RNA sequence: UUGUUAUCACGAAAGGCAGAGGGAUUAGACCCGUUGAAGCCUUAGCAACCCUUUACUUAUAAAGAAGGUGCUAAAUUCUACUUUAUGCUGAAUUUAUUUCAGGAUUUAGACAGAUAACCA
Numbered sequence: 001u002u003g004u005u006a007u008c009a010c011g012a013a014a015g016g017c018a019g020a021g022g023g024a025u026u027a028g029a030c031c032c033g034u035u036g037a038a039g040c041c042u043u044a045g046c047a048a049c050c051c052u053u054u055a056c057u058u059a060u061a062a063a064g065a066a067g068g069u070g071c072u073a074a075a076u077u078c079u080a081c082u083u084u085a086u087g088c089u090g091a092a093u094u095u096a097u098u099u100c101a102g103g104a105u106u107u108a109g110a111c112a113g114a115u116a117a118c119c120a
Base pairs, nucleotide, nucleotide: 001120003118004117005116006115007114008113013043014042015041016040017039021032022031023030026080027079028078029077044072045071046070049068050067051064052063053062054061055060076112081109082108085105086104088102089101090100091099092098
């Protein structure tokens, strides 16, 4: 770095150095930030992917947290592509329905991304 699988609305912050940006990328929105951003370090915590123990034929379940990662604002901050459903607005038309367009809310998914484990 590629691929496969799983998860992504839960949870969990203080201090020191530093000094203006940050929320992955593009666009828009929204937000965080000199009452101190990114980054680095220390300590603490969260979670339970790997892991440990027990039960079990397996699948799996329960408990745990020493170790390897990860994480500790906001849903992966939200939207973008397809799609379900329900209102709304406008236009056309045959006048009570149909079609089209726009937009709102909403359902499911895709794409992209993050993390873990495994493979090469």
Overview
The RNA shown here (SAM riboswitch aptamer (S box leader)) has 120 nucleotides and comes from Gelidibacter salicanalis. Lineage of the source: Bacteria > Pseudomonadati > Flavobacteriales > Flavobacteriaceae > Gelidibacter. Model confidence (mean pLDDT): 80 of 100.